Context: one part of a larger RNA
RNA sequence: UUGGGCGUAAAGCGCGCGCAGGCGGAUCAGUCAGUCUGUCUUAAAAGUUCGGGGCUUAACCCCGUGAUGGGAUGGAAACUGCUGAUCUAGAGUAUCGGAGAGGAAAGUGGAAUUCCUAGUGUAGCGGUGAAAUGCGUAGAUAUUAGGAGGAACACCAGUGGCGAAAGGCGACUUUCUGGACUGUUACUGACACUGAGGCACGAAAGCGUGGGGAGCAAACAGGAUUAGAUACCCUGGUAGUCCACGCCGUAAACGAUGAGCACUAGGUGUCGGGGUCGCAAGACUUCGGUGCCGCAGUUAACGCAUUAAGUGCUCCGCCUGGGGAGUACGCACGCAAGUGUAAAACUC
Numbered sequence: 001u002u003g004g005g006c007g008u009a010a011a012g013c014g015c016g017c018g019c020a021g022g023c024g025g026a027u028c029a030g031u032c033a034g035u036c037u038g039u040c041u042u043a044a045a046a047g048u049u050c051g052g053g054g055c056u057u058a059a060c061c062c063c064g065u066g067a068u069g070g071g072a073u074g075g076a077a078a079c080u081g082c083u084g085a086u087c088u089a090g091a092g093u094a095u096c097g098g099a100g101a102g103g104a105a106a107g108u109g110g111a112a113u114u115c116c117u118a119g120u121g122u123a124g125c126g127g128u129g130a131a132a133u134g135c136g137u138a139g140a141u142a143u144u145a146g147g148a149g150g151a152a153c154a155c156c157a158g159u160g161g162c163g164a165a166a167g168g169c170g171a172c173u174u175u176c177u178g179g180a181c182u183g184u185u186a187c188u189g190a191c192a193c194u195g196a197g198g199c200a201c202g203a204a205a206g207c208g209u210g211g212g213g214a215g216c217a218a219a220c221a222g223g224a225u226u227a228g229a230u231a232c233c234c235u236g237g238u239a240g241u242c243c244a245c246g247c248c249g250u251a252a253a254c255g256a257u258g259a260g261c262a263c264u265a266g267g268u269g270u271c272g273g274g275g276u277c278g279c280a281a282g283a284c285u286u287c288g289g290u291g292c293c294g295c296a297g298u299u300a301a302c303g304c305a306u307u308a309a310g311u312g313c314u315c316c317g318c319c320u321g322g323g324g325a326g327u328a329c330g331c332a333c334g335c336a337a338g339u340g341u342a343a344a345a346c347u348c
Base pairs, nucleotide, nucleotide: 004319005318006317007302008301012316014201016199017198021194022193025087026086027085028084029083030082031081033080034079035076036075037074038073039072040071041070042069043068050064051063052062053061054060090191091188092187093186094185095183097181102177103176104175105174106173107172108171109153114148115147116146117145118144119143120142124135125134161169162168206247207246208245209244210243211242215241216240220236221235222234223233258315259314260313261312262311263310266293267292268291269290270289271288272287273286274285275284276283277282297304298303321348322347323346330341331340332339333338
């Protein structure tokens, strides 16, 4: 390479937008590039395929034949392509509604911790398996009142909701703003799907500049434990955690499951809409999400099972024994930390 694969054995890019490329709905007409078919020609011989033959056999040798490629020319028109015309089932636009921690900014609120001031009050408090370090007669802890400041938003809260997707998003109010869903008709008329490169977004930690700093807390200090204890436990405590702007670009970024479309038994919860019946409770039904159970099928098994890991098609990414190694070198990016790309020797 061919082949086979990618939930857990190696393997789905963290996620989207999207140029090129690949691939693409229905009907009619044309064309004949692909496709199919005929004829001619060319590709030296040898070798190779197949069928024969000759050396006792084989190797070897001989004869015939085939294979595939290129060119010219005649024909076929179903399919693909191309051209023209038409359509509405895909896709999109408009419009009526209800749902929502979707995003950004500004403002406001109460509970709690800590600190400060004042009052009451007196000898302890705190902490642990037990202690000690620590705090406290310079009046702590406890309690009452007032004040300051920062961070987070109890209950509601739910295998609940929202988000193009992922990261993620929970107090309240206002402003700006995105999307999804249901229903109704009207409109556009294949405008679709995927997507190498590219671009954007992307938890936490970390970095730069300037703020902020209540609680928590790497590092660090002390007390314990222990044979030791650079830990687990305790008392403290700095970066950081918070805000603004700019970087970083990685995670068990997980459903360890790429995206899209179609098809393939059911049952039962729940969320958001619609329809029919009903006084209502509710019943039936339909569309979109989110869970559980389960048939066929599938799987090495576990399991998955209309939210597929089933049955098919399209496009992309990735895998190819373990270690060496996600390393070295080179290149690119980055302030740095490092990230991306990515071997080999050797060894089992």

RNAcentral holds the full RNA, with entries from ENA. Predicted 3D model of a 348-nucleotide part of an RNA (small-subunit ribosomal RNA, central domain) from an uncultured bacterium. Rfam family: Bacterial small subunit ribosomal RNA.